[in-house]
Context: one part of a larger RNA
RNA sequence: UCCGGCGAGUUGCGCCGGCUGGCAAGGUUAAGAGCUUAAGGCUCGGAGCCGAAGGGAAACCAAGUCUGAAUAGGGCGUUUUAAGUCAGCCGGAGCAGACCCGAAACCGGGUGAUCUAUCCAUGUCCAGGUUGAAGUUGCCGUAAAAGGCAAUGGAGGACCGAACACACAUCCGUUGAAAAGGGUGGUGAUGAGGUGUGGAUAGGGGAGAAAUUCCAAUCGAACCCGGAGAUAGCUGGUUCUCCUCGAAAUAGCUUUAGGGCUAGCCUCAUAAAAAGUCUUGCGGAGGUAGAGCACUGAAUUUCCUAGGGGGCGUCAAAGCUUACCAAAGAAUAUCAAACUCCGAAUGCCGUGUAGAUGAUGUAUGGGAGUCAGACUGUCCGAGAUAAGUUGGAUGGUCAAAAGGGAAACAGCCCAGACCUGCGGCUAAGGCCCCAAAAUGUGUGUUAAGUGGAAAAGGAUGUGGGAUUUCAAAGACAGCUAGGAUGUUGGCUCAGAAGCAGCCAUCCAUUCAAAGAGUGCGUAAUAGCUCACUAGUCGAGAGGUCCUGCGCCGAAAAUGUCCGGGGCUCAAACACACUGCCGAAGCCCAGGAAUUGAUGAAUGUCAAUUGGUAGAGGAGCAUUCUUAAGAGGAGGAAGCUGUACCGUAAGGAGCAGUGGACCCUUAAGAAGAGAGAAUGCCGGA
Numbered sequence: 001u002c003c004g005g006c007g008a009g010u011u012g013c014g015c016c017g018g019c020u021g022g023c024a025a026g027g028u029u030a031a032g033a034g035c036u037u038a039a040g041g042c043u044c045g046g047a048g049c050c051g052a053a054g055g056g057a058a059a060c061c062a063a064g065u066c067u068g069a070a071u072a073g074g075g076c077g078u079u080u081u082a083a084g085u086c087a088g089c090c091g092g093a094g095c096a097g098a099c100c101c102g103a104a105a106c107c108g109g110g111u112g113a114u115c116u117a118u119c120c121a122u123g124u125c126c127a128g129g130u131u132g133a134a135g136u137u138g139c140c141g142u143a144a145a146a147g148g149c150a151a152u153g154g155a156g157g158a159c160c161g162a163a164c165a166c167a168c169a170u171c172c173g174u175u176g177a178a179a180a181g182g183g184u185g186g187u188g189a190u191g192a193g194g195u196g197u198g199g200a201u202a203g204g205g206g207a208g209a210a211a212u213u214c215c216a217a218u219c220g221a222a223c224c225c226g227g228a229g230a231u232a233g234c235u236g237g238u239u240c241u242c243c244u245c246g247a248a249a250u251a252g253c254u255u256u257a258g259g260g261c262u263a264g265c266c267u268c269a270u271a272a273a274a275a276g277u278c279u280u281g282c283g284g285a286g287g288u289a290g291a292g293c294a295c296u297g298a299a300u301u302u303c304c305u306a307g308g309g310g311g312c313g314u315c316a317a318a319g320c321u322u323a324c325c326a327a328a329g330a331a332u333a334u335c336a337a338a339c340u341c342c343g344a345a346u347g348c349c350g351u352g353u354a355g356a357u358g359a360u361g362u363a364u365g366g367g368a369g370u371c372a373g374a375c376u377g378u379c380c381g382a383g384a385u386a387a388g389u390u391g392g393a394u395g396g397u398c399a400a401a402a403g404g405g406a407a408a409c410a411g412c413c414c415a416g417a418c419c420u421g422c423g424g425c426u427a428a429g430g431c432c433c434c435a436a437a438a439u440g441u442g443u444g445u446u447a448a449g450u451g452g453a454a455a456a457g458g459a460u461g462u463g464g465g466a467u468u469u470c471a472a473a474g475a476c477a478g479c480u481a482g483g484a485u486g487u488u489g490g491c492u493c494a495g496a497a498g499c500a501g502c503c504a505u506c507c508a509u510u511c512a513a514a515g516a517g518u519g520c521g522u523a524a525u526a527g528c529u530c531a532c533u534a535g536u537c538g539a540g541a542g543g544u545c546c547u548g549c550g551c552c553g554a555a556a557a558u559g560u561c562c563g564g565g566g567c568u569c570a571a572a573c574a575c576a577c578u579g580c581c582g583a584a585g586c587c588c589a590g591g592a593a594u595u596g597a598u599g600a601a602u603g604u605c606a607a608u609u610g611g612u613a614g615a616g617g618a619g620c621a622u623u624c625u626u627a628a629g630a631g632g633a634g635g636a637a638g639c640u641g642u643a644c645c646g647u648a649a650g651g652a653g654c655a656g657u658g659g660a661c662c663c664u665u666a667a668g669a670a671g672a673g674a675g676a677a678u679g680c681c682g683g684a
Stems, first nucleotide, its partner, number of pairs: 001684006011096003015092009026050003032044004054061002064076004099237002102234001106227006117201009126191001128160003131156001135152006164188003168185005203219001205215003212221001240619006250263005264370002266367006276357004281351004290342001291340002296336003301331003305326001307325002309322004373398010403414003418591004423587003429581003432565003438578001440577006451567001457552002461549010478536005484509003489503003515530001519528002592609007620673001622670008631661001638657005644651002
């Protein structure tokens, strides 16, 4: 990992609702007893319970009663309507282990110190080598000491190092040779040493040179059995089929937030009933978007001018003045979720306007599930006008929705799958090839592979439009020629001559025209050039604005931003047109089911038939019981094979095998259906 078997809403009691049945203003027995039997049963038994009357706390009264002083009023009842009760079955809640498996823990009673910790008693062990304390003796020394030297001596949690004990480093081992070891080194090795045997201390405890360390491979509280099926708002699992409908992820409260209760939304039953929804007419409330500045505030410039500051003035002041600050006021131009002189569209409410639809609505009762939502469009808050972010509102989709498109892609676009068809038409999206359908038509654009990723900003890219200036009295560009004189303007300066700098500039003259000079250049001149003018040429040229499509800006990690190939009068983009393809959509043909209508009826007609949690309905199969009826050694069950039948669960027939039981129908009762539970047992 697979296969086989086992494996989870049960049972009892009373209660609530529904259905069926008996009896009915009544219904029913319980314990117990009698009879009978193989098991079942039958008959007594009315104690008790429910109902037929209520009101009051109660006494009590009673179709009334309570409150009350009340004959009042009011509350609850009666009368307007008339059914209960006893069983069975189904659904549900309650009490019980209560669908199944699962804790860590808690408590009680016991068993453990053969491991290990400490202690007690009694034994035992420590090769060899080294060092040489005190003391003692002798000599020296002293008044006597002290002291010195040499021997002797043999102390020490002394030294080196085996046994023994330990466990510091490293390598190996890591489904090991071993649930702690092996190799090589290391530490202690006469001591707080090692070790044998016997004994002591026990779990709310013991022991501890103290680490939450040890107490039998178990220790922040041992192990065994019991309470015990502890509890688990948590995780996992929960077994056959088909049909009808079909949610929620919200509100309020919650030691509540991944739980619950009530409501909302779903389903089933019953009831009376044009209630409901949509469009439209009419009538309403409102303060949003926008706008505005009339209020409340914010904010800009100018004027005017209180007040303040500065300066002048003065003994002090008055006074004068001010490129300072500035209230109020005037003019101008702005801003606001918590501003409004104004003010929509939608939405909302009402309605005896009109129309459409037709059970959608409402009430009562039974049963739920849901309380983590996700993305997307629009309107907002938070955030950074960040997030596949977070919190609201309002639509949609997913959730619980398959199909087609978006290369792939829950939430986007199209569209809601009863079944069958080698039938047809379309949607979104597409039509060169992969790949179904146009290498379609017309007119333009783009040259960037833009298309097929991006900003501020930049640019004689190119198309369209508007406007303006110049132009046959000849423009623009090119070419030829001129571009002068007073004068080297004045000043400055070494120099300053158009061209370092400063000043003036309508300087003036000659001119077709020529600046007291546009740039290059010189030390300064010179030189080149421009403005400007003429000639030549011969028809458009220059500027500004708006706009379409492009260009640059443009650096990232497997491999290049079309799905790929590949595409340039396109297979790109814009506009227009004609065809076609394209889905489980729609239509056609056949079939099935549900609901409704109609009908005496086979039926006919219409609509419908995606679906998680969940509600409701109808069935299949298994084992056993009862009754009836079949089958079986001329071969039962079971098993193997098989092309048959049924909408499904499933059910037959035949053949082989097998060798003794078994099937059908009608009822009943359940140890009644497995693929999942890190399920249990067995096997491969």

This is a predicted structure of a 684-nucleotide part of an RNA (large-subunit ribosomal RNA, domain II) from a fermentation metagenome. Its mean pLDDT, the model's own confidence on a scale to 100, is 84. The full RNA is in RNAcentral, with records from SILVA. Rfam family: Bacterial large subunit ribosomal RNA.